[in-house]
About this RNA:
Transfer RNA from a Thermoleophilia bacterium, 76 nucleotides, folded computationally. Taxonomically the source falls in Thermoleophilia (Bacteria, Bacillati, Actinomycetota).
RNA sequence: GCUCGGUUCGUCUAGUGGCCUAGGACGCUGCCCUCUCACGGCGGUAACACGGGUUCAAAUCCCGUACCGAGUACCA
Numbered sequence: 001g002c003u004c005g006g007u008u009c010g011u012c013u014a015g016u017g018g019c020c021u022a023g024g025a026c027g028c029u030g031c032c033c034u035c036u037c038a039c040g041g042c043g044g045u046a047a048c049a050c051g052g053g054u055u056c057a058a059a060u061c062c063c064g065u066a067c068c069g070a071g072u073a074c075c076a
Stems, first nucleotide, its partner, number of pairs: 001072007010026004018056001027045006049065005
């Protein structure tokens, strides 16, 4: 250099064109419960890497960029 795969809350992840202004677990946090703490119950919190395209509609499909990983070629 080329090819392939990947990138979503603080962390791990669900998602395969419309029920996603994005769900779950842990974390953090408010209230309740409790003599107190823990456990438990009910809430809250925070994410689609960036840009463009296709489409009535994109986290999802396509292109580019960035980063990560794997493979491979060349080099005096």
Rfam family: tRNA. The family's RNA type in Rfam is transfer RNA.
The sequence was found in a public genome assembly.
The coordinates come from a structure-prediction model, not an experiment, and the mean pLDDT is 82.